[in-house]
Description:
A computed fold for a 388-nucleotide RNA from a Gammaproteobacteria bacterium, annotated as Bacterial RNase P class A. Lineage of the source: Bacteria > Pseudomonadati > Pseudomonadota > Gammaproteobacteria. Rfam family: Bacterial RNase P class A. Rfam classes the family as a ribozyme.

RNA sequence: GGAGUUGGCCAGACAACCGCGGGUGCCACUUGGCACCGGAGGAAAGUCCGGACUCCGCAGGGCAGGGCGCCAGCUAACGGCUGGGCGGCGCGAGCCGACGGAAAGUGCAACAGAGAGCAGACCGCCGAUGGCCCCGUCACAGGGGAUCAGGCAAGGGUGAAACGGUGCGGUAAGAGCGCACCGCGGGACUGGCAACAGUCACGGCACGGUAAACCCCGCCCGGAGCAAGGCCAAAUAGGGAAGGUGGGCGCGCAAGCGCCCGACGCGCGGCCCGCGCGCCUUCCGGGUAGGCUGCUUGAGGCAUCCGGCGACGGGUGUCCCAGAGGAAUGGUUGUUUCGGGGCCGCGAGGCUCUUAGACAGAAUCCGGCUUACAGGCUGACUCCUUUU
Repeated sequence: GGAGUUGGCCAGACAACCGCGGGUGCCACUUGGCACCGGAGGAAAGUCCGGACUCCGCAGGGCAGGGCGCCAGCUAACGGCUGGGCGGCGCGAGCCGACGGAAAGUGCAACAGAGAGCAGACCGCCGAUGGCCCCGUCACAGGGGAUCAGGCAAGGGUGAAACGGUGCGGUAAGAGCGCACCGCGGGACUGGCAACAGUCACGGCACGGUAAACCCCGCCCGGAGCAAGGCCAAAUAGGGAAGGUGGGCGCGCAAGCGCCCGACGCGCGGCCCGCGCGCCUUCCGGGUAGGCUGCUUGAGGCAUCCGGCGACGGGUGUCCCAGAGGAAUGGUUGUUUCGGGGCCGCGAGGCUCUUAGACAGAAUCCGGCUUACAGGCUGACUCCUUUU
C1' cells in the first nucleotide's frame, strides 16, 4: 500500500419565529389566556419467543396436544446470551450447524440398476476340482481350449446410498483369508465439572441411510389479554320497592294546607269490598353513551470501583428522561461541520452548487430474536505485497 474478518458508536449541530399535543403555576370560570418546563427509535417495525402486571380457572397426579434438545454457565425468564466441545467451510482472522436416540419397534427409498437390507452377478475374472473337446501315449503321465458344472466379487457399470478403506501377502481367480496402518466396536487408564479428547491392549467387522417419518428418552408449558382490570355514571327502554289514583278554587316563595264538585280505564260472569294490570309520583339497583383510573420510577439511565476469560453480578454517587388516547413530537428562515456534483490549481487547497439527503413513527411496560437502513467515526485481528 492492497484485500479481508470481527466488535462498539453516531444517525447532524446551533439560533430565531410560527404552530401541535402534555405537565406545573397564576388569572379568568361559557371554558380560555399568560409564563415556565420537558416532547420518538436503534430499530418505536414484524408481533416470532420469554417475562412483569391484570382478570378467569385450578386439591394432586395422569392422558392427549404443543415446544425445546451437544456440555457448562448467565438470567426474572427464554427458542436469548457467554464460554467450551464436536462436525463442515476458509491459507487465515473467522464463519456456519433442528448438534439427543437408528445394536426397542414400525415405516420409507422415485428413476436407474443384476442387486436397496440379513441383497446381488449384467459386463467381467477364474475354471484349482469334476466332466467335455483337441493334441499326445500301447495305456498312463503330460499339454491345450474357456466349452459344461462350478467358484469369485478384484475391476467396469447403475445409483444419493451397493454390506469397512489403503497397501502387502495369499489364491485358479478372489475374499479380513492373514498382516500393517486408518476407521469401527465394546474395555481399561489419563486429562476435563461435563460435552469430549488422548493413550494402551483386545475384537476380523457384527451394528448401512432416514427421527424438519411415526416413535423412544429428557426437560418445559392452564386460558385470555391494557379493547386486561377497577371506579363514577346521563337520556331512552326495561327490572324492583313504596305511595297515589279525577277535576276545579283559595292561601302560601315553596313544601303544603283548606274548601267545592265528583268517585275515572281493563280483568276476576253482574254489583259492593278486595286483588291484579294499566296510569302518575318518588326512590333503589344493573347497565349503555360519556368521564376518571390502570399510565409510566423501571429486572431504569449515566459515571465509577470491585468479582468473573465472558455473558453477568455486587457496591457507591448521581439523574428523572413522551404518556397522547385515532394518536402531538411539525414548518419556515439563517449560520455551519460531514457527504455528493462542477470549475480552478503540479500540489496543499480555493471557489461554487446541492431541501442533511437512509430505514422508519411511541400507544401498558420490560428482556431478546428477526427484518429494514444513506452516510460517517472507531477498537482489535488476519492474509498478500513492498521497504528497512